[in-house]
Molecule: TPP riboswitch aptamer (THI element)
RNA sequence: CGUAUCCGCUGGGGGUGCCGCGAACGCGGCUGAGAGAGUCCCUUGGAACCUGUGUAGGUUAUCCUACCGGAGGGAAGCGGCGCGCGCUAUGA
Numbered sequence: 001c002g003u004a005u006c007c008g009c010u011g012g013g014g015g016u017g018c019c020g021c022g023a024a025c026g027c028g029g030c031u032g033a034g035a036g037a038g039u040c041c042c043u044u045g046g047a048a049c050c051u052g053u054g055u056a057g058g059u060u061a062u063c064c065u066a067c068c069g070g071a072g073g074g075a076a077g078c079g080g081c082g083c084g085c086g087c088u089a090u091g092a
Base pairs, nucleotide, nucleotide: 001084002083003082006080007079008078009077010076011043012042013041014040017030018029019028020027021026049073050072051071052068054067055066056065057064
């Protein structure tokens, strides 16, 4: 000086659905990392998340599962470990 993975800091991005009870506040159940809830997840080598009256399967019901989908979008900087190259000093 460069730099893959990984880690950290700061900033930023994202979703919050379905079913039951209830007058309402709310309570319970299902899937999930997360259901306004936990820094929960993601942060460009980006499936976090968005774009759906989609297709098939399953369910009390729902992006619950798979496919379309390596489709189209989508929020960045710095530092560290490590690695590589060059220069200098010392030693052999």